RNA sequence: UGAGUAAGGAAGGCGACCGCGCCCGCAUAGCUGCGGGUGAGGAAAGUCCGAGCACCACAGGGCAGAGUGCCGGGUAACACCCGGCGGAGGCGACUCCAGGGAAAGUGCAACAGAAAGAAACCGCCCGCGGCAACGCGGGUAAGGAUGGAAAGGCGAGGUAAGAGCUCACCCGCGCCCCGGCGACGGAGGCGCGCUGUAAACCCCACUUGGUGCAAGAUUGGUAUGAGAGCAUUCAAUAGCUGCCCGCUACGCUCUCGGGAAUCGCAUGAGCCUCUCGGCGACGAUUGGCCUCAGAUAGAUGGUCGCACACGACAGAACUCGGCUUACUCCUUGCUCGAAAU
RNA sequence: GUGGAUGUAGCUCAGUUGGUUAGAGCGCUAGUUUGUGGCACUAGAGGCCGUGGGUUCGAGUCCCAUCUUCCACCCCA
Repeated sequence: UGAGUAAGGAAGGCGACCGCGCCCGCAUAGCUGCGGGUGAGGAAAGUCCGAGCACCACAGGGCAGAGUGCCGGGUAACACCCGGCGGAGGCGACUCCAGGGAAAGUGCAACAGAAAGAAACCGCCCGCGGCAACGCGGGUAAGGAUGGAAAGGCGAGGUAAGAGCUCACCCGCGCCCCGGCGACGGAGGCGCGCUGUAAACCCCACUUGGUGCAAGAUUGGUAUGAGAGCAUUCAAUAGCUGCCCGCUACGCUCUCGGGAAUCGCAUGAGCCUCUCGGCGACGAUUGGCCUCAGAUAGAUGGUCGCACACGACAGAACUCGGCUUACUCCUUGCUCGAAAU
Repeated sequence: GUGGAUGUAGCUCAGUUGGUUAGAGCGCUAGUUUGUGGCACUAGAGGCCGUGGGUUCGAGUCCCAUCUUCCACCCCA
C1' cells in the first nucleotide's frame, strides 16, 4: 500500500428564530394563556418465529392436520444464542449447512441408452452349422456407447473369455471392542457390497387448543337506527384450525345509515455498574437510575448562520426476546499479496 | 394494527402428482379476398412464468427470502 476477513462503535454537531404532541406548575368560572420539562430506530420495517397479557370450557376426547429435526449447554421461551461433531467452500484469516431415517414399505427417475434395480446393443470367448461372409445356442459386466447416476475402486492371481471368483491395499455399511456425557472418532475383530430422491408419500422422536389490544374491562345511555330476505326452538347459526362427539352462546344474512369516554397504556424477563463463576452464551451478586415518546386522524418539523468527515436506510401505535431484509461512515485485530528497508 | 389471498404473452385466464420445445381466447404483424376498409380465411411474431437464492439429474410447479396488488375485520347487532 492493495485485496479480504472478523469484531466493535456512531447514526449528523453548535447557535438563533418560528411551529407541533404529551407531562408538571401557576393564572382563569371556562375557553385559554404563561413558564418549565420531555419527545423515534438500529433496523421503529417485513410480520417470519418465540413469549408476556386478555378472552373463549383453566383449555375437553378421538381421528386427521401443523411445526421442529446432528450433540451438549444457555434462556421465560424459541426455528434464537454459545461450545462442539460431521460435511462443504477458500492458499489463508475465516465462512456456510432444512445436518434424523433410503439396510421398514410405496412412488418417481422424462429424453437418451440393450438395461434405471438387477441388465447382453456392440465387443470378447466357447460349441454347432457353413468354403467363406455369416447364422443359431450358450458364457461373460474387463472394454465401447448413453446418461446426472451403470451395480464398490485399483493391481495381481486366475480363466476358454471373464468376474470379489481368490488375495493385498483402499472405500462404504452393520454388529462387537476401545475412547468420549453425547453427536462422533479408531491402521482393531467379524460379516456384508445394498443407485439417487423424504424442500415425494411415509417412518421415528419431540412439540402443539383457538383468537389477537379492532384482545378485553368499566362508566355513560343513544348514534334509543331504517329496510329487505330466510328461519322458526329436539332445529339452524356462531365460537372452540378440519371432521365426529362434547361444551357454550343465541335468531341469522344482506343493503343503507350512524358511532361517547376512561382503563388496558408506558416500571420493564428495564438501563448503567462492582465482584465472583463459566472457554462461551450466560448465571449469581454490589451500588445507582427513572434520565427512557406516548397519540386516537394520530406530535417529533421548518428557515437561517457556522465549521467539517458533506450526513445512507428509514418514522413508534399493547409490550418484550430473536430472525430476516434495507443502508451511510469510522475504528481495531487477523489473513493473503506487492514494494522498500 | 391484525388476519388472508394474488402475480404466467399487450389484456383476460389455463397449466393434471416436477419431465422433453409453457398453451387458449381477444389483440398485434404479414398475406389472400375487395374499387377501399371491415368481416372471413391462411401464416407468423410476441414469455428469463414478479424478483433473488436453494432442493433435485431436471422447478411455472417444492422450500426460503423479498417486492407489488387486492380483500376482510369492532359497536348500534

Predicted 3D model of RNase P RNA and transfer RNA as a complex of 418 nucleotides. It holds a member of the Rfam family "Bacterial RNase P class A". Rfam describes the family as follows. Ribonuclease P (RNase P) is a ubiquitous endoribonuclease, found in archaea, bacteria and eukarya as well as chloroplasts and mitochondria. Rfam classes the family as a ribozyme.